[in-house]
RNA sequence: UAUCGACAAAGGCAAACCUGGCGAAAGCCAGCGACGCAAAGCUACAGGGGCUUUUGCAGCAAAAGCUGCAUGCCAGCCAGCCACCGAA
Numbered sequence: 001u002a003u004c005g006a007c008a009a010a011g012g013c014a015a016a017c018c019u020g021g022c023g024a025a026a027g028c029c030a031g032c033g034a035c036g037c038a039a040a041g042c043u044a045c046a047g048g049g050g051c052u053u054u055u056g057c058a059g060c061a062a063a064a065g066c067u068g069c070a071u072g073c074c075a076g077c078c079a080g081c082c083a084c085c086g087a088a
Stems, first nucleotide, its partner, number of pairs: 004086002012037002018031005035076001041081003047078002049074003056069005
C1' cells in the first nucleotide's frame, strides 16, 4: 500500500412503532426508540434500479376518470468517491 474485518480499543450512525411539523404522494425534518450497520459517511438529469403522480404534457374516454411520462423522492438496493482503528 492492497485485501480483509477481531467476543480488540476509542468513538459513530439509527429501522420499525409512537408524538409533533412539512408535503398531493413518495418521502423529509425534529423528538422518542434500537432493527440493524465496518462506510448505515458523501454523491440522485447527465451509471443501473426502485417509489410517487399535485401541477404539466401525451394517449384513451361523452364525462367522471384511467394509463403513461419526473421537473418530486430513495445513498438502510447495487454502484461511484473519500475515510477511523489494526488482531488474524

This is a predicted structure of an 88-nucleotide RNA (c-di-GMP-I riboswitch aptamer) from Paenibacillus sedimenti.
The coordinates come from a structure-prediction model, not an experiment, and the mean pLDDT is 85.
The sequence was found by an Rfam model in a public genome assembly.